RNA sequence: CUCAUCGAGAGGGACUGAGGGAACGGCCCGUUGAAGUCCCGGCAACCGCCGCACGAGCCUCCGAACGUCAUGCCGGAUCACUCCGGUCGACGAAGGAUUCGUGGGUGUGGUGCCAAAUCCGUCCUGUGCCGAGAGUCGGUACGGGGAAGAUGAG
Numbered sequence: 001c002u003c004a005u006c007g008a009g010a011g012g013g014a015c016u017g018a019g020g021g022a023a024c025g026g027c028c029c030g031u032u033g034a035a036g037u038c039c040c041g042g043c044a045a046c047c048g049c050c051g052c053a054c055g056a057g058c059c060u061c062c063g064a065a066c067g068u069c070a071u072g073c074c075g076g077a078u079c080a081c082u083c084c085g086g087u088c089g090a091c092g093a094a095g096g097a098u099u100c101g102u103g104g105g106u107g108u109g110g111u112g113c114c115a116a117a118u119c120c121g122u123c124c125u126g127u128g129c130c131g132a133g134a135g136u137c138g139g140u141a142c143g144g145g146g147a148a149g150a151u152g153a154g
Base pairs, nucleotide, nucleotide: 001154002153003152004151005150006149011040012039013038014037015036019029020028021027023122024121025120026119041114042113043112046110047109048106049105050104052103053102054101055100056099060097061096062095066092067091068090069089072087073086074085075084076083077082118148123145124144125143126142127141128140129139130138131137132136
């Protein structure tokens, strides 16, 4: 920098001792112990993983039977139509490997997280209501979109 997600979920102990919730405002949490460090536990499923399901696809690889090229080619038989035997190859081919998508599963691994919606608001905007008032403004309730931030992947 890009993309995805952010109203769900999940806490005990030890040490320590006053702050913390990113900033600001609000509102909260905190001596019944904040932040931090360590231990243990848990949540979730972004990455990872899977002899899973469905689908797709092109590049590649493997590919028996079978089909097409094909009245191939070679040999033989027959008056002939045609028949018999053998055989190089190309393409297709169910399927398999590999890849991708969707879904499902898992929780050994890499992160993350474990008060409150990312606690709410901040910038723009819609609707309703209220109050001023005059070309609009303010307040409030509920929405929409941004910004900022967090986490993951690249």